[in-house]
Context: one part of a larger RNA
Molecule: large-subunit ribosomal RNA, domain II
Organism: Actinomycetota bacterium
RNA sequence: GCCGGCGAGUUACCGAUGUGUGGCGAGGUUAAGGAGAGAUCCGUAGCCGUAGCGAAAGCGAGUCUUAAUAGGGCGCCCUUAGUCGCAUGUCGUAGACCCGAAGCCGGGUGAUCUAUCCAUGGGCAGGCUGAAGCGAAGGUAAGACUUCGUGGAGGGCCGAACCCACCAGGGUUGAAAACCUGGGGGAUGACCUGUGGAUAGGGGUGAAAGGCCAAUCAAACCCGGUGAUAGCUGGUUCUCCCCGAAAUGCAUUUAGGUGCAGCGUCACGUGUUCAGUAUCGGUGGUAGAGCACUGGAUGGACUAGGGGCCCAACAAGGUUACCGAAUUCAGCCAAACUCCGAAUGCCGAUACUCCAGAACGUGGCAGUGAGACUGCGGGGGAUAAGCUCCGUAGUCGAGAGGGAAACAGCCCAGAUCGCCAGCUAAGGUCCCUAAAUCUUCGCUAAGUGGGAAAGGAUGUGGAGUUGCAUAGACAGCCAGGAGGUUGGCUUAGAAGCAGCCACCCUUUAAAGAGUGCGUAACAGCUCACUGGUCGAGUGAUUCGGCGCCGACAAUGUAGCGGGGCUAAGCGAAGUACCGAAGCUGCGGGAUUGUUCACUUUCGAGUGAAUGAUCGGUAGGGGAGCGUUGUAACAACUGCGAAGGUGUUCUGUAAGGAAUGCUGGAGUGGUUACAAGUGCGAAUGCCGGC
Numbered sequence: 001g002c003c004g005g006c007g008a009g010u011u012a013c014c015g016a017u018g019u020g021u022g023g024c025g026a027g028g029u030u031a032a033g034g035a036g037a038g039a040u041c042c043g044u045a046g047c048c049g050u051a052g053c054g055a056a057a058g059c060g061a062g063u064c065u066u067a068a069u070a071g072g073g074c075g076c077c078c079u080u081a082g083u084c085g086c087a088u089g090u091c092g093u094a095g096a097c098c099c100g101a102a103g104c105c106g107g108g109u110g111a112u113c114u115a116u117c118c119a120u121g122g123g124c125a126g127g128c129u130g131a132a133g134c135g136a137a138g139g140u141a142a143g144a145c146u147u148c149g150u151g152g153a154g155g156g157c158c159g160a161a162c163c164c165a166c167c168a169g170g171g172u173u174g175a176a177a178a179c180c181u182g183g184g185g186g187a188u189g190a191c192c193u194g195u196g197g198a199u200a201g202g203g204g205u206g207a208a209a210g211g212c213c214a215a216u217c218a219a220a221c222c223c224g225g226u227g228a229u230a231g232c233u234g235g236u237u238c239u240c241c242c243c244g245a246a247a248u249g250c251a252u253u254u255a256g257g258u259g260c261a262g263c264g265u266c267a268c269g270u271g272u273u274c275a276g277u278a279u280c281g282g283u284g285g286u287a288g289a290g291c292a293c294u295g296g297a298u299g300g301a302c303u304a305g306g307g308g309c310c311c312a313a314c315a316a317g318g319u320u321a322c323c324g325a326a327u328u329c330a331g332c333c334a335a336a337c338u339c340c341g342a343a344u345g346c347c348g349a350u351a352c353u354c355c356a357g358a359a360c361g362u363g364g365c366a367g368u369g370a371g372a373c374u375g376c377g378g379g380g381g382a383u384a385a386g387c388u389c390c391g392u393a394g395u396c397g398a399g400a401g402g403g404a405a406a407c408a409g410c411c412c413a414g415a416u417c418g419c420c421a422g423c424u425a426a427g428g429u430c431c432c433u434a435a436a437u438c439u440u441c442g443c444u445a446a447g448u449g450g451g452a453a454a455g456g457a458u459g460u461g462g463a464g465u466u467g468c469a470u471a472g473a474c475a476g477c478c479a480g481g482a483g484g485u486u487g488g489c490u491u492a493g494a495a496g497c498a499g500c501c502a503c504c505c506u507u508u509a510a511a512g513a514g515u516g517c518g519u520a521a522c523a524g525c526u527c528a529c530u531g532g533u534c535g536a537g538u539g540a541u542u543c544g545g546c547g548c549c550g551a552c553a554a555u556g557u558a559g560c561g562g563g564g565c566u567a568a569g570c571g572a573a574g575u576a577c578c579g580a581a582g583c584u585g586c587g588g589g590a591u592u593g594u595u596c597a598c599u600u601u602c603g604a605g606u607g608a609a610u611g612a613u614c615g616g617u618a619g620g621g622g623a624g625c626g627u628u629g630u631a632a633c634a635a636c637u638g639c640g641a642a643g644g645u646g647u648u649c650u651g652u653a654a655g656g657a658a659u660g661c662u663g664g665a666g667u668g669g670u671u672a673c674a675a676g677u678g679c680g681a682a683u684g685c686c687g688g689c
Base pairs, nucleotide, nucleotide: 001689002688003687004686005685006684011094012093013092015091016090017089018088019087020086021085022084023083024082027048028047029046033042034041035040052059053058062074063073064072065071097235098234100232104225105224106223107222108221109220115199116198117197118196119195120194121193122192123191124189126158127157128156129154133150134149135148136147137146138145162186163185164184166183167182168181169180170179201217203213204212205211238624239623240622241621242620243619248261249260250259251258252257262368263367264365265364266363267362268361269360270359272356273358275353276352277351278350279349280348281347282346283345288340289338290337294334295333296332298330299329300328301327305323306322307320308319309318310317371396372395373394374393375392376391377390378389379388380387401412402411403410416588417587418586419585421584422583423582427578428577429576430563431562432561436575438574439573440572441571442570443569449565455549456548459546460545462543463542464541465540466539467538468537476533477532478531479530480529482506483505484504487501488500489499512527516525517524589614590613591612592611593610594609595608596607597606598605599604625678627675628674629673630672631671632670633669635667636666643662644661645660646659647658648657649656650655
C1' cells in the first nucleotide's frame, strides 16, 4: 500500500417543549404499594386543565396601585379544550456522536543504570627527575655556609595496563537506539575498580550541566480518580424526491467561540396585502455649478497705518517702481463652504400587469456570523498592490455547458432524463479546427497587427485656415550686395561682426552703421536685399486617421495558442454560415396549482386534461431500499437450504429475480414490532498478502 473483518447521535428520566396518532373529554390521569399465571384489577396521595390580580396577607370576574367609588396596569366578556399513552423532532441532566492531549491528585514500585556517601577488598609494566633529612670533607672561635655522597619527597616528568573522550574521517533504514579507526588527555591520585550497604519523587543526589535517579526527568515509573477537560483538529457508514442559505448588524476577558436579530426550511393561518410599470403627490442637499455666508487664494485700483528720503528747534509738511488692514474691480478653490441644484433613489395614492417557492403573522428545526473577484461611487495607501475598509450591482461561493490557447470571481448561458433532429448567444468562419481563402469602399508597409510613457521626426492618407505666385513665386544657377565710414565711445587694436551708445544720410534695380564663419586688427567667405535665367505651383499653421523611434535579462523561439498571413491586419457597410447542457422538435419521468371522473376508513388515494416547475454546498422537509432478531400466517429444502462463484433478466435508485457450477443443512415470503442496522477515508483498530 491493497484486500477482509471491526469502527462513531445511544440509553435513562411518572424530565421540558413541539408534531403525528390513539383513548377519554370539562375533565384527563394515576405514583408508591397490593392482588393475579397473565391480560388486567385495586390504589385518588399527587399532577395538568377548568380564573384572575397582587411581593404578600388576601380578594375574586375582578384585582393591584391609591385617600379615592378618579385614572391607569393585568385580566373577564365577544371567543371554554384539555389530559393521559405510543411514535417521532429538538432541548435539559448524565461520558451523551466517536477517537485524541499536555497535565492535576491519591496509593504504591524502583539507586542491578547513574549521583553522592559508608564499610571491606583489589589494581597501577618500565623509565626519568632527585625535596627534606642524614653522613663525610672543606670552612668558622663556634656557627652560618660550600662541596661530594647518601636518601627517595612530589594532586612531579615520559609512557603501557586502566580511566577518559579533545580532533578528524567513517557510520547515520548503522555491525551498534552513541559505535569503529587514527591521533589526543590523566596514569601515586580530588586516582581507578570489585563486593556489600545508605539516601526516593516537590523527594533524593549534584566540584552545578536543570545534570542524574533503570535507553524516561523543569518533577521517575506503575495502578487508580478516569470515558479528566479539549470554544481545537480529524472522522461520522444505504437511496431517491422538493426547497435552499450565510460569511451581515448589535453585544461579548470577545475577535477562528457564543447570544439576539437578519437570511433558509417545514406546519398552520390571512388571502394579493408583495413586486414591476405608468401617472400623480411628497422627500432630500449628492453630481454639477456657484462665491451670497465660512475660510483659502492671484492681479489691479484706492488707501488708514508703518518704513525710507527731503525738510525740520518743536509742531507741521513734501515725496516714494517699499510693506500694507479695510473698501472696490476682475479671475479662481473647498469632505467637514452653499445664493442654487439634478439624474437615480426613497415614501404614499390610483390604475394596469402578474398568481409566483410573492408578501405578512404564529410556532417546530436549522445552518451562517473567516468571504473572493469584477464594474460603478468613495475613505486609507503613493489617484501603489491579486493591498485594505465601506456603499451599490453581478458572478463564484453552492453553478455544470459554450467563449477567453490553458484560466473559481470576465463574456454568453442557468444542466429533470433520452435522441446519429433543427434554430441561435457570446465568440468565430486559410490549416491545425466546425463554419466565407464572402461582397463593397478606404487605411496600414511597421509582421504595426501580435506589450509600454514622457518626448522626438519633411513616414503616409484626409479635412480646414493662411502667405507668396505667369505683373513669373519656391528651389537651383549667373551677377550685384555700394558710398559718407575704420559711425561715436571704449581699447594696445575694435575697420558690419569683444563690449557700450546711436542706428542716420546718399547713390540705387538692390544692399543692415550688418545674419553667420573668419583676422592680432584689417583682409577674405557668406547672408539679408535686388536683377537675370527657368516656367508652375510653393511656404506656414490647426485638427483628427494609421504607422516610425524611444524599446536592455537571465533553461529555448517565448509579448498572435501554433503553422503561417500583406491580409488570414485595421476602419466602415452588408449577406451567408458555424457555434452551448440556451430555445425548438419527438418521447419518458417527477413536483405543484386548477378542473373533471371514480374510489374512500372522510385523513386521502387513483386516473384524465391543462398551466407552471424540476443546478445546488451548509441546512430544513418528504418517500423508500437493505441487514439482524422476535411474533403471527401460509410455505421451500438431501429430487440439495444458507454461503461462494459465473451468466442472463429486471426496477427511477438503494436493489430484486432466474439459472449453471460449487457447497452439504437449513431457509426465505407477507404483515407488525425491536435494533449492537448499511464504511472509503478518522497519520483509525485487528488479521492476511